């Protein structure tokens, strides 16, 4: 010093001209009629993002009758806070992974075997001992799981040798293997009847032993989730519930293309159904009695105009409380509102950043100074707003992790 991965923040600045839209102030002219409007002109203020996307989740609104209860369905799923709420954030604890490298153990040592604190990082984290259901190929076998290679073969049968017989057979050794016996070696898989280390045994298995796991009980600590000192058991229970399912909680619907209001025109023409009431299916309730619903078709329009439509669970900033998320009190500020859809163009300076050349430095890189050339150059454009969440981003800063090199 360079690369390379996360994670936060930025992602142009200043000026002039000329156009554009929406706000406000003032004005000629018109209209209307006493209040206001339109079209012009003149000043002033404002004018796309950190994700405006995605259309995933919660709301704020609005509207269906001020919204009953079930039954399907739907969504969350450790604890304890934050929030208007959330399937979101914070903390916390359990669990995985990486990094680390204690206690302890073997050895003569070199070393190993073991793995605690502590950082980082990550979870779709009730529940497999209610039931059903999956787990391919491989393997002998994938859970009521039963042995392919092997390993034995003590006991009972087979062959051979010796020995002694009261001729029935006893004893001893040795050989292969039948029945039997084995899950420790091997081998197949993501996953095979708890791991390591000893004793035992024909071989071998918690078969016994110590240590860890595992499952019971549990002083104590903790708001709990949870941890735990000690103390008992050889000792049963593989995964999958983003499989169906059980348990707890929770949950009307539909959406700004929600509604509201003006104006305008036509064909109340046709068919249907007994009802109608914003997820489906009951029960209430509640409307309506010729009225409601449903389909087709015509009219309003080259899709008619005004509201909604931008003050907000708003943003800056200081001080307090809190580990934090956030609250809290105080002072400030007002930061687009189009409607086929503005928020633009063009010039000048500066700044970054690509890429050439040259100087100088210098082990090499890489930083440094100049000149030229491109000329902001990544991802991308509100349309009801707001908290989130997830995907995209050249380049440039900071902060941390990883390799690589070189000098002290």
């Nucleotide at each position: 010093u360079g690369g390379g991965c996360g994670u936060g923040c930025c992602g142009g600045g200043c000026g002039g001209c000329c156009g554009u839209u929406c706000c406000c102030c003032g004005u000629u002219u018109c209209c209307c009629a006493c209040g206001g409007g339109a079209c012009g002109c003149g000043g002033g203020g404002a004018g796309a993002g950190g994700a405006a996307a995605g259309u995933c989740c919660g709301a704020a609104c609005u509207c269906c009758a001020c919204a009953a209860g079930g039954c399907g369905g739907g969504a969350u799923g450790c604890c304890a806070g934050c929030u208007a709420a959330c399937g979101g954030c914070u903390g916390g604890g359990c669990g995985g992974g990486g990094c680390g490298g204690a206690a302890g153990g073997a050895g003569a040592a070199a070393u190993c075997c073991g793995g605690a604190a502590g950082c980082c990082u990550u979870g779709a984290c009730g529940g497999a001992a209610a039931g059903u259901g999956c787990c391919a190929c491989a393997g002998a076998a994938a859970a009521c799981a039963c042995a392919c290679a092997c390993c034995c073969g003590a006991u009972g049968g087979c062959c051979c040798g010796g020995c002694c017989u009261u001729c029935g057979g006893a004893c001893c050794g040795g050989g292969a293997u039948c029945a039997g016996g084995g899950a420790a070696u091997g081998g197949u898989g993501a996953a095979a009847u708890g791991g390591c280390g000893g004793g035992g045994u024909a071989a071998g298995a918690g078969c016994c032993c110590a240590c860890c796991g595992c499952c019971c009980c549990g002083a104590c600590c903790g708001c709990a989730a949870g941890g735990a000192a000690g103390g008992g058991g050889g000792c049963a229970a593989g995964g999958c519930a983003a499989a169906c399912c059980c348990c707890a909680u929770c949950c009307g619907g539909a959406g700004c293309a929600a509604g509201a209001c003006c104006a305008a025109a036509u064909a109340g023409g046709g068919g249907g159904a007994a009802g109608g009431a914003u997820c489906g299916c009951c029960u209430g309730u509640c409307c309506a009695u010729a009225u409601u619903c449903c389909c087709c078709g015509g009219g309003u329009u080259g899709u008619g105009g005004u509201c909604g439509c931008u003050g907000a669970a708003g943003c800056c900033g200081c001080g307090c409380c809190g580990c934090g998320a956030g609250g809290c009190g105080c002072g400030g500020c007002u930061u687009a509102g189009a409607c086929a859809a503005a928020u633009g163009g063009c010039c000048g300076c500066c700044u970054c950043c690509u890429u050439c050349c040259g100087c100088g430095c210098u082990u090499u890189c890489c930083g440094g100074c100049g000149g030229g050339a491109g000329c902001a150059g990544a991802c991308a454009a509100a349309a009801u707003u707001c908290g989130g969440c997830u995907u995209a981003c050249a380049g440039g800063c900071a902060c941390g992790c990883c390799c690589a090199a070189a000098a002290a």